[in-house]
């Protein structure tokens, strides 16, 4: 000093929170003590276009909002 893999933390997974688990992705510059900027993971599906479908989960569980049908 490279490179790999664990741990540990941050960010992420098409419409809102919240637990558990999963998966991805975590690098650079400026500044000088707090912040500024680039960049990853991410941002659904059909159509040539008008347009048009699905879902509040990445999955489970619960709230919460929206929609249907029934009942009281």
């Nucleotide at each position: 000093g490279c490179u790999g893999u664990g741990c540990c933390c941050g960010g992420c997974g098409a419409u809102g929170g919240a637990u558990c688990c999963c998966g991805c992705c975590g690098g650079g510059g400026c500044g000088c003590c707090a912040g500024c900027c680039c960049g990853a993971a991410c941002c659904g599906c059909c159509g040539c276009g008008a347009g048009g479908c699905u879902g509040a989960u990445g999955g489970u569980u619960c709230c919460u909002g929206u929609c249907u049908c029934g009942a009281u």